[in-house]
Small-subunit ribosomal RNA, 5' domain from an uncultured prokaryote, 512 nucleotides, folded computationally. The full RNA is in RNAcentral, with records from ENA. The prediction has a mean pLDDT of 80.

Context: one part of a larger RNA
């Protein structure tokens, strides 16, 4: 010094850390949604209105909210876990040209007309299931044209003229689509240089090195292919085999070094095993999808399902490593105009003295130097002011009430400015109200009782602080290294008494 573990003991707090071994195999829920202000559509709720069987049908609503599935879109390449391969441009650090880059931000332009489809939904109708399939209907901000040099999509709020088919049309605000240019920002790609061990590995390379020329790619290149040439790398250690994710760091040391890479951070890989793409801005994707392959499960034997190196959690190995806990209140992240909804990211709490830090476990006083113990040269000495007794205190534990911070915001009234034609709407700042806490019986502070509820471990020959007695007789043991025991053991085992550490103490791995 430790991500320890054992073995005796254990009051309380505060802070961190917690499967190091089987990248072994998993039972259960849960961890990725979101948007009705893209969209048809079904049901439920509300208003109306008809019927009448007086509580049921029907039909309407530019009513409203909700839910379910669908199509549409963003998000499911991030966050989270693990070190299996990887000695590599993998990572560190420099430099570099031949690319991208959703959402963000600035700025520009800011339109008209059309078309055919298909889910869901309805009937048939396969199949044990998963899961289809025909045929019908129907919407879009899905999808294709077309004219405007190119290119696009619309939606919602609000409205004073004017126009109306009374739906809008216009005009404005917000989202939101589209092209372009530059930024940010991530990504992808060359390169110098450093990065374990073995020469009981010395030869290694056929796309191999290089041109041409052509694909190919977001982009250079043997990336790929024809063809030409015969190269290219190597005692400054190629090639091969073994180990090993790398680094800020972190442990140690006066420092040089020397070890190491758990927590946290930046990067890399990888997600049952191998292989492959689609889709997208981005993936060859952890909780996508295809194909084999192990293995488990279902099955009507025809065929299906499935991956916890996500947070719990179970079996298994192990010397060893926690609860199937609570919130989304805060900080982020995804959808969403919001309002919010998801969030095992996160923030809490549980568990064990695992580290580390604090704080109790009482204070003063008290010699008859009490009893009891050990020792004894039998006087006496030690335990020892220790104890009891007298007299105080109440940390923290427990009780009793009070009681902050973490809470900014949302959301609604209202004033000012922008926006505009507007005193709407709608953005921004201010004011006022209205509430939002898992922790949590929160921190803190306060009542109330009484020393009351709280000391162990190891060691004592020497190194090394700390001696005597009994018992044992080279046995029984000890023991880190000298080394001790064979009848006077300070060295075994027990006692007394001392030392040292103290809620710990010790052994024991392993590091400097």
């Nucleotide at each position: 010094a430790c991500g320890a573990a054992c073995g005796c003991u254990g009051g309380c707090g505060g802070c961190a850390g917690g499967c190091c071994u089987a990248a072994c195999a998993c039972a259960u829920g849960c961890a990725a949604g979101u948007c009705g202000a893209a969209c048809g559509a079904a049901g439920g709720c509300c208003c109306g209105g008809a019927g009448c069987u007086u509580g049921c049908u029907c039909c309407g609503g530019u009513g409203u909210c909700c839910u379910u599935a669908g199509u549409g879109g963003c998000g499911g390449a991030c966050g989270g876990g693990u070190g299996a391969g990887u000695a590599a441009c993998a990572c560190g650090u420099g430099g570099g040209a031949a690319u991208u880059u959703a959402c963000c931000a600035u700025g520009g332009a800011g339109u008209g007309g059309g078309g055919g489809a298909u889910a869901a939904c309805a009937u048939u109708u396969g199949g044990a299931a998963a899961c289809g399939a025909a045929u019908g209907c129907u919407a879009a901000u899905a999808c294709c044209g077309c004219a405007u040099a190119c290119g696009c999509a619309g939606u919602g709020g609000g409205g004073g003229a004017u126009c109306u088919u009374c739906g809008g049309a216009c005009c404005u605000c917000a989202c939101g689509c589209u092209a372009u240019u530059a930024g940010a920002u991530g990504a992808g790609c060359c390169u110098g240089c450093g990065u374990a061990a073995g020469a009981u590995u010395a030869g290694c390379u056929a796309g191999u090195u290089g041109g041409u020329g052509a694909g190919g790619u977001a982009a250079a290149g043997g990336c790929u292919c024809a063809c030409c040439a015969a190269g290219g790398c190597g005692a400054c250690g190629a090639u091969c085999u073994u180990u090993a994710g790398c680094u800020g760091g972190u442990c140690u040391g006066a420092g040089a070094g020397g070890a190491u890479g758990a927590u946290c951070a930046g990067c890399c890989a990888c997600a049952c095993u191998g292989g492959g793409a689609c889709u997208g801005a981005g993936a060859c994707a952890c909780g996508g999808c295809c194909c084999a392959g192990a293995c488990u499960c279902c099955u009507a034997c025809g065929g299906g399902a499935g991956g916890c190196a996500g947070g719990a959690g179970u079996g298994g190995c192990g010397a060893a490593u926690a609860u199937u806990g609570g919130a989304c209140a805060a900080u982020g992240g995804g959808c969403g105009c919001a309002a919010g909804c998801c969030u095992g990211a996160u923030c809490c709490a549980g568990c064990a003295a695992u580290a580390c830090c604090g704080c109790g476990u009482g204070u003063g006083u008290g010699a008859a130097g009490a009893a009891g113990g050990c020792c004894u040269g039998a006087g006496g000495g030690u335990u020892g002011u220790a104890a009891a007794g007298c007299a105080c205190u109440u940390u923290c534990a427990a009780u009793u009430g009070u009681g902050a911070a973490g809470a900014a915001a949302a959301g609604u009234u209202u004033a000012a400015g922008g926006u505009u034609a507007a005193u709407a709407g709608c953005c921004u700042u201010g004011a006022g109200c209205c509430u939002u806490g898992a922790c949590g019986u929160u921190a803190a502070c306060u009542u109330u009782a009484g020393a009351a509820g709280a000391a162990g471990c190891a060691c004592c020959g020497g190194c090394u602080a700390a001696c005597u007695c009994c018992g044992u007789g080279c046995c029984a043991g000890c023991a880190g290294c000298c080394g001790c025991g064979g009848u006077a053991a300070u060295a075994c085992g027990g006692a007394g008494g001392g030392u040292g550490c103290a809620a710990g103490c010790g052994u024991u791995a392993a590091u400097c």